The RNA shown here (Bacterial RNase P class A) has 371 nucleotides and comes from an Egibacteraceae bacterium.

RNA sequence: GGAGUCGGCCAGGCGGCCGCGGCAAGUGGGAGCUUGUCGAGGAAAGUCCGGACUCCAAAGGGCAGGACGCUGGGUAACUCCCAGGCGCGGUGACGCGUGGACAGUGCCACAGAGAGCAGACCGCCGAACGGCUUCGGGCAACCGGAGUGCGUGGUAAGGGUGAAAGGGUGCGGUAAGAGCGCACCGGCGUCGGCGGCAACGUCGGCGGCCAGGUAAACCCCGUCCGGAGCAAGGCCAAGCAGGUGCGUUAAUAGGCGGCUCGCUCAGCACCAGGUAGGCCGCAACGAGGUCAACGGAGACGUUGGCCCCAGACAGAUGGUCGCCCCUCACGCAAGUGAGGACAGAAUCCGGCUUAUCGGCCGACUCCCCAC
Numbered sequence: 001g002g003a004g005u006c007g008g009c010c011a012g013g014c015g016g017c018c019g020c021g022g023c024a025a026g027u028g029g030g031a032g033c034u035u036g037u038c039g040a041g042g043a044a045a046g047u048c049c050g051g052a053c054u055c056c057a058a059a060g061g062g063c064a065g066g067a068c069g070c071u072g073g074g075u076a077a078c079u080c081c082c083a084g085g086c087g088c089g090g091u092g093a094c095g096c097g098u099g100g101a102c103a104g105u106g107c108c109a110c111a112g113a114g115a116g117c118a119g120a121c122c123g124c125c126g127a128a129c130g131g132c133u134u135c136g137g138g139c140a141a142c143c144g145g146a147g148u149g150c151g152u153g154g155u156a157a158g159g160g161u162g163a164a165a166g167g168g169u170g171c172g173g174u175a176a177g178a179g180c181g182c183a184c185c186g187g188c189g190u191c192g193g194c195g196g197c198a199a200c201g202u203c204g205g206c207g208g209c210c211a212g213g214u215a216a217a218c219c220c221c222g223u224c225c226g227g228a229g230c231a232a233g234g235c236c237a238a239g240c241a242g243g244u245g246c247g248u249u250a251a252u253a254g255g256c257g258g259c260u261c262g263c264u265c266a267g268c269a270c271c272a273g274g275u276a277g278g279c280c281g282c283a284a285c286g287a288g289g290u291c292a293a294c295g296g297a298g299a300c301g302u303u304g305g306c307c308c309c310a311g312a313c314a315g316a317u318g319g320u321c322g323c324c325c326c327u328c329a330c331g332c333a334a335g336u337g338a339g340g341a342c343a344g345a346a347u348c349c350g351g352c353u354u355a356u357c358g359g360c361c362g363a364c365u366c367c368c369c370a371c
Stems, first nucleotide, its partner, number of pairs: 001367010012324007020039008041342001045353002048351005053229004065225005070084005085098005099220002104218002106214003121159002123155003128152003131148007167185006186210002188207008233280004242271005254264003288307008325340006
């Protein structure tokens, strides 16, 4: 100098003017006004996980169902995070994956003879049974030898198909072959030693055991899981309808056709549930932020100091001007013009995932050059 890997951070800056919402104080009879202060995000998004909180349900156990899945740790919890193991990829920094396929069952397109207690298409063989030819023997039935590879057959070495064809090399063996036997190598299983908390690693012995893939197929094993969600839920409570009492006395209103009693109704008072509506939940005390020290390899934890930080009517969080910054276009230049990502709280919190113009910082890797 070039090419990369990983992690963290910012999300145009400053000022003037005008405006919007919350809270506090002051003022005003009130509407309001003034002052102060706070006012979107790294994802506020998807609503995919995990919790807080609330209501309902609930002796305890099991079945069913669902989620997750190497090991150890972190956390309120997690499918998250940290560290490690193993496998695969990369020269490397690093990235991706992760229980069990030797419990059982199923499936494996196309091609291919055969895709799983495998298979005979080409090739190889001629051992076994049979056929045919020929030679010899025998009176004959037939017997024996040689040949043929014709039928039945043997073979998994070689070819061919395929993503994948039941270890590799060599020697022996055989009719030809084959872990069929043996030696070495590889894998698997098992027993033991050593290292590690563990996953696992490593060394040695034994066993020819030689074993395909798929569990986001059923399944097996282990762990966890009651349901609904802030439109949760709680409080207050018009109007209409409902219930209870009075409805009298000297007098009083309507209905039961005159009178009395009684009932009813008007009226008045009270009551319960609860609709509209309002308030709380809810926004300033929290799994809070930040700084420091300490512990830890790290995620994180402990202690101390400081800070108070959006919030609804699903409704605020903006506009404009100037200077600067960045990008693009034009121009020799001075400059001129256009533009500034994704997006936007709604009960709150921890994650994951997805979207995103441009830029900054740190650590590390590989290559080239110079000293």
Record summary
Rfam family: Bacterial RNase P class A. Rfam's curators write: Ribonuclease P (RNase P) is a ubiquitous endoribonuclease, found in archaea, bacteria and eukarya as well as chloroplasts and mitochondria. NCBI's taxonomy places the organism under Bacteria, Bacillati, Actinomycetota, Egibacterales, Egibacteraceae. A source record names the gene rnpB.